Predicted 3D model of a 118-nucleotide RNA (THF (Tetrahydrofolate) riboswitch aptamer) from Atribacteria bacterium SCGC AAA255-G05. It was read from a public genome assembly, where an Rfam model found it. Its Rfam family is "THF (Tetrahydrofolate) riboswitch aptamer". On this family, see Trausch et al., Structure 2011: "The structure of a tetrahydrofolate-sensing riboswitch reveals two ligand binding sites in a single aptamer". Model confidence (mean pLDDT): 80 of 100.
RNA sequence: GUCAGAGUAGGUGACCUGCGUUAAGUGUUAGAGAAUGGGACGUUGUCUCUAAACGAAAGGAUAAAAUUUUUUGUAGGAAAAUUCUUUAAUCCUGCGGUAGGUUAUCGCGUCCGCUGCU
Repeated sequence: GUCAGAGUAGGUGACCUGCGUUAAGUGUUAGAGAAUGGGACGUUGUCUCUAAACGAAAGGAUAAAAUUUUUUGUAGGAAAAUUCUUUAAUCCUGCGGUAGGUUAUCGCGUCCGCUGCU
C1' cells in the first nucleotide's frame, strides 16, 4: 500500500410486563434544539419541546341493591327468575399504525483510527 472484518443512532419480528379505551399515546405539518460506530465533522436518519390540523373498538363476568314467584302459618330464612343502574373494586377477552424490557435479525456519509491476512 491492497483486501477483508469488528463496531452507532435506529428499523423489523417474537415473547413478557404495562398504559389508554371517560383518548392519552402513535402518526402528519411547521419551528427551535439535542445526541449519534473508537475520534472529528455531519443529515434527507433518530430523539426532545412548542404550536396547528386530523383521528379510534369496545365488550363480558362477579358482588351489593330492587322487583316477582315458590316454600314455611306470618315475619324471617331459603331457592329460582328478572331488572336496571350505580359506584367502585376484581378478573377475562379484544382494540391501539400504544410504552418499556429481553431476544433474533438488518444496520453510518466523508476523513482518520482499531483488528486480521498479505